[in-house]
Context: one part of a larger RNA
Order: sequence, then structure tokens, then C1' cells
RNA sequence: UUGGGCGUAAAGGGUGCGUAGGCGGCGUGCCAAGUCUGGAGUGAAAAGGAGGGGCUCAACCCCUGCUGGCUUUGGAAACUGGCAUGCUGGAGAGCAGGAGAGGGCGGUGGAACUCCAUGUGUAGCGGUAAAAUGCGUAGAUAUAUGGAAGAACACCAGUGGCGAAGGCGGCCGCCUGGCCUGUUACUGACGCUGAGGCACGAAAGCGUGGGGAGCAAAUAGGAUUAGAUACCCUAGUAGUCCACGCCGUAAACGAUGAGGACCAAGUGUUGGGGGUAAGACCUCAGUGCUGGAGUUAACGCAAUGAGUCCUCCGCCUGGGGAGUAUGCACGCAAGUGUGAAACUC
Repeated sequence: UUGGGCGUAAAGGGUGCGUAGGCGGCGUGCCAAGUCUGGAGUGAAAAGGAGGGGCUCAACCCCUGCUGGCUUUGGAAACUGGCAUGCUGGAGAGCAGGAGAGGGCGGUGGAACUCCAUGUGUAGCGGUAAAAUGCGUAGAUAUAUGGAAGAACACCAGUGGCGAAGGCGGCCGCCUGGCCUGUUACUGACGCUGAGGCACGAAAGCGUGGGGAGCAAAUAGGAUUAGAUACCCUAGUAGUCCACGCCGUAAACGAUGAGGACCAAGUGUUGGGGGUAAGACCUCAGUGCUGGAGUUAACGCAAUGAGUCCUCCGCCUGGGGAGUAUGCACGCAAGUGUGAAACUC
């Protein structure tokens, strides 16, 4: 490669936008490239495979027809394709409503912690399994008032909401993206996927400049212990925060790629619409639970599929060696991407 696969056995790219390519709704007409069919030519002989025959069989030998294909020519028009024309169901758009921690920027509020000042007050505080280091008569802890600064937003809060993913939570304003519902008088297949590419991308880390309350790698001390480079305690620096620029990884997880069609029910919930006096009920879009068929190695999944099918992309092929070596690209670096083999079981 063929075939088979990718929730948990190896395997879904972290996510989106999109280029090439692949695939693509319902009619009508034309063309005839693919497709089907007829004729002609070619397809050397031997060989091969099929049928038959000759050496007693076989090997061996002989005869007949066969093979995909290529060239040329005539025809068919269902399907694929091309051209033209039309349609509205896919897709988009207008109008009218709607929900939301979606994003960016600016402002602002209260609680708490810490620190500073002052008052009250006196011998302890703190911490632990128990202690000690530590803090405190230079007046701590506690308490009261005032002030400063930074960071995070209790309750509301919800298998609630929003976002492509990462992720997003006090309040207010400005700018801004997406989504849902109703309605069809609009466009008329404009679609799906997407190798490369581009953009986004938690935390940690890096560069420059700020900021620094709390927390806290490293570090120091106290304990524990045989030891204790730990777990516990007291301190504490990077960092955590902001701006700009890098990094580009993750158990980036639903360990489940995207889109479409179809296929029992029951129950909760979010946002719309219809309906009603109010309901019940119906419906669309999400988000949960239970469960049938089906599926699965089992566990389980089950209209939010891991069911039945179609299209496109990514990926897997025994364990270790190894996400290593090497080359190349990217990066300030850390490193990242791509990614073997020998050998061994």
C1' cells in the first nucleotide's frame, strides 16, 4: 500500500477564517469529455490462463478461441461533466422583536487583608498533633478613629448564560462581534469541507518600563525524622498585577473533527414565538437526566449518537529506544514544530 480503524486499547489537528483541491439542491434545452454500445485497425512468435487433441500417463508437443489496452469511425443520452435558461426547499439578506460573566477602552463602589498615624489598654501574642523559630514593656496582640496602597469582586449563582476554542463574573458609560425568534413582498445554489497559508490561543516562562497589599517557586530559620535538600510552622525573593512586545505549549478533555439527511418515548431547565381570561398545550434554538431500537470487546452511547447513510479534512499500524538523534524552520532564551535508525523484547 490493500484492508481495518481513531470516547477508554495506537489514533480527532488546541480553535477559527480561508486558498488550491475534493464534493454538491429541483426543472428544461443543447453538447457528447467521462459512461454505454456497434464497425475497422493494432495487440509478432513463444509464454500465460480456458477448451480440445497427440506421445500408454505426466513432463513435453499441437490446434482453437481469449485477455486488459491503444488508434480510428458510427450511434445512445439515463447518470457524471460542460454551456444556456428557469425554480425555491439549501445558503444569504430586509423588516420587527429578544437574551447574554462575548470582546476592547475609560470611570467608579463596598467588604476584607496589610501598612502608617493617633487614642484606650497591659503582658502577652502568634503558631502546632505538640512545640519552637518569630513578634511584644522602645507598649505588641485586642479595640476605636482617620489615612495610604494593591489585588480580587461575598450574597445574587443555577449539570444558568455567552464565546470558535483558550476563556469570560461588583457597578456605570462609550465603542464593538456573534446568536435566537417572528415574518415573508428580496437574491437565486451564491453551498459544505479545507492540504498549504493567515489569525487567535490557559498557566508558566522571556524582554523593556511601571507596580507590589495578599499569596508565594527559590532561599533562610524552627520543628519532625535514622536522615528530611519534603510534608507542618515563622519569615521571604522572583512571580502573581499593568502597558507594549515575544513564547505557542496543556489531561488545550466531551480524552468524541466539520457539515447534512433520516431514526421510539419520558422528564427538568434557559431564551424566544404561538395559544389561553389565567392555564394546559404546540413550536424553534440551546442545555441536563432517564431510556427504546440500533450499536459496542465490554463499559457504555443512545435526536447534544459512540445509531443508519453521504461529503471533505486530520490521524493510527506492537513495546522500549524516543518525542530522542540528525537536518531544516521558528524563537532573545527557555525551547517549539517536523521527526528517524541501529539495537532490544

Predicted 3D model of a 345-nucleotide part of an RNA (small-subunit ribosomal RNA, central domain) from an uncultured bacterium. RNAcentral holds the full RNA, with entries from Greengenes. It matches the Rfam family "Bacterial small subunit ribosomal RNA". Its family is annotated with structural constituent of ribosome and ribosome in the Gene Ontology.